This record gives sequence, structure tokens and C1' cells, in this order.
RNA sequence: GUGGGUGUAGCUCAAUGGUAGAGCUCCAGGUUGUGAUCCUGGUGGUUGCGGGUUCAAUUCCCGUCACUCACC
Repeated sequence: GUGGGUGUAGCUCAAUGGUAGAGCUCCAGGUUGUGAUCCUGGUGGUUGCGGGUUCAAUUCCCGUCACUCACC
């Protein structure tokens, strides 16, 4: 340089154009002599960034950035 892939919660990952979720973590409570385990509840999101299409975009289109793979 050419062609792909990935980007969503603190971490690992889902989500058929129609209210963004799960597990772990964290916080509070219960249980326990204390802790761990277990149970209940809760906090946490500019869906990398900028545009476009659409009544409606994590999802479709364009550009761009970062990481990554293959080729040269």
C1' cells in the first nucleotide's frame, strides 16, 4: 500500500430497524461469632467518532480513528 475482521456497562460478551441486556465485578440488605459461600435488591451506557437514509438506527449506507488478520 491492497483486502477483510473487531469496537456496546469497570471486565468478558449478547441484542431480527421498534423501550440496550446477561454473567462477573461494585454497592446495600439478609444469612454467619467474623469472613467466604448462598439469597434478595440496586448502581453503572454519548453502542469508538462524524455524517446520511428512515416515523424510528447498536442494526442499513458513507467517511474517519484505534486495534487486529491475510497478502504485497